[in-house]
Context: one part of a larger RNA
RNA sequence: UUGGGCGUAAAGGGCUCGUAGGCGGUUCAACAAGUUGGUCGUGAAAGCCCGGGGCUCAACCCCGGGAGGCCGAUCAAAACUGUUGUGACUAGAGUUCGGUAGAGGAGAAUGGAAUUCCCGGUGUAGCGGUGAAAUGCGCAGAUAUCGGGAGGAACACCAGUAGCGAAGGCGGUUCUCUGGGCCGGCACUGACGCUGAGGAGCGAAAGCGUGGGGAGCAAACAGGAUUAGAUCCCCUGGUAGUCCACGCCGUAAACGAUGAACACUAGGUGUAGCGGACUGAUUCACGUCUGCUGUGCCGCAGCUAACGCAUUAAGUGUCCCGCCUGGGGAGUACGGCCGCAAGGCUAAAACUC
Numbered sequence: 001u002u003g004g005g006c007g008u009a010a011a012g013g014g015c016u017c018g019u020a021g022g023c024g025g026u027u028c029a030a031c032a033a034g035u036u037g038g039u040c041g042u043g044a045a046a047g048c049c050c051g052g053g054g055c056u057c058a059a060c061c062c063c064g065g066g067a068g069g070c071c072g073a074u075c076a077a078a079a080c081u082g083u084u085g086u087g088a089c090u091a092g093a094g095u096u097c098g099g100u101a102g103a104g105g106a107g108a109a110u111g112g113a114a115u116u117c118c119c120g121g122u123g124u125a126g127c128g129g130u131g132a133a134a135u136g137c138g139c140a141g142a143u144a145u146c147g148g149g150a151g152g153a154a155c156a157c158c159a160g161u162a163g164c165g166a167a168g169g170c171g172g173u174u175c176u177c178u179g180g181g182c183c184g185g186c187a188c189u190g191a192c193g194c195u196g197a198g199g200a201g202c203g204a205a206a207g208c209g210u211g212g213g214g215a216g217c218a219a220a221c222a223g224g225a226u227u228a229g230a231u232c233c234c235c236u237g238g239u240a241g242u243c244c245a246c247g248c249c250g251u252a253a254a255c256g257a258u259g260a261a262c263a264c265u266a267g268g269u270g271u272a273g274c275g276g277a278c279u280g281a282u283u284c285a286c287g288u289c290u291g292c293u294g295u296g297c298c299g300c301a302g303c304u305a306a307c308g309c310a311u312u313a314a315g316u317g318u319c320c321c322g323c324c325u326g327g328g329g330a331g332u333a334c335g336g337c338c339g340c341a342a343g344g345c346u347a348a349a350a351c352u353c
Base pairs, nucleotide, nucleotide: 004324005323006322007307008306012321014202015201016200017199021195022194023193025089026088027087028085029084030083031082033081034080035077036076037075038074039073040072041071048066049065050064051063052062053061054060092192093189094188095187096185097184098183099182100181104178105177106176107175108174109173110172111155116150117149118148119147120146121145122144126137127136163170164169207248208247209246210245211244212243216242217241221237222236223235224234259320261318262317263316264315267298268297269296270295271294272293273292274291275290276289277288278287302309303308326353327352328351335346336345337344338343
C1' cells in the first nucleotide's frame, strides 16, 4: 500500500469561517470524454491452457494450436457519470413579511447584602484558632455592639439534568449598539448546495509586557504546630496573581473522552420555545389531541468485546475532512516556523522489552 479501525482498548483536529480539491436535487435536448459492445492492430521467446511426441515413468525437454491485461485504430450504443444550453422546475439552500424566547456579544450607568479598613459612641479582659495547642491580635482599650465614612471584588433568593452561544463560555438592575435561532405565512430567487488540505479568525485557567487598581482570597515566602524528620496536610500572617485598559501567549480531562452534513429506521414519558384543532354557549385561564424546533430519561429492532448506544445512534446508508498502526525511549532530540520570555506547532532514531 491493500485492508481494518477511531465513546471507554492506539486513534475526532479546541471551535468556526472559508480557498483549492472531492462530492452533489428533479426534468428536457445535444455531444460522446468516462462507460459498454463489435472488428482490426499490437501483445518477442520462454512461461500458462489444450493436443501430440522424446528421455524405461515423472520432473524435464521438443512440436503444433489457443488464450492473454495495458495500449492504439475504427464502427456502434446512450442507461449511468461528465460537458454544453440567456433550456425548464421547486422538495435542498437563501431572501422577504408577521410574530417570539433567551445568563448570546460590546459599551456605559447604577443598586443592595457581606468581608476588610478608618473615625466616633457604649463597654471590659480577653479575642482568635485547633484534634489539642501555639505563633498572632488586645489595657496604647481588642473581640462584641451601635452610628458614620472609604474602597475593591462578587452578584444570595429567583435558579430549574431550565435557557443562550460554533466552541471557549455566559447569571444583580437599567439604557444604547449588535449577532444568531425558532415558529407561522408561502410572496420571491432558482441548486445559488455539503465538506473543506493549506489559510484566516475566535479560543478557560495560568503566564508575559506597559499603565492603573488592590477589599477578600492566595502560589512563593515567614512563623506556629504535627512528626523520628515534615522542605506536606492543620493554624497565624503574607507577596505576585486574581480585577481594569491595551497588547501577547494559544494550551486543557478545550469531554458527550462520540468531526461536519443529509436521508431512513417501534414506542413511552418529562421539560423549554412557537403554532393548529376541539371542549368550555362568546372571550380568557385550565384541560384534551396534535405539528415543528431544542433539551432530558426509559426502551424495541439493530449494533457492540463487554459496558452500553438506541430518531439528540455508538443502528442502516451516501459524501467530505482529521486521525491510529505494540510498550518504553518521546510528544523528547535535531532542523524549521511562531513567541519578549515561558514555551507552542511540526516531529524522528539508536537502544530496549
The part of an RNA shown here (small-subunit ribosomal RNA, central domain) has 353 nucleotides and comes from an uncultured prokaryote.
Its mean pLDDT, the model's own confidence on a scale to 100, is 87.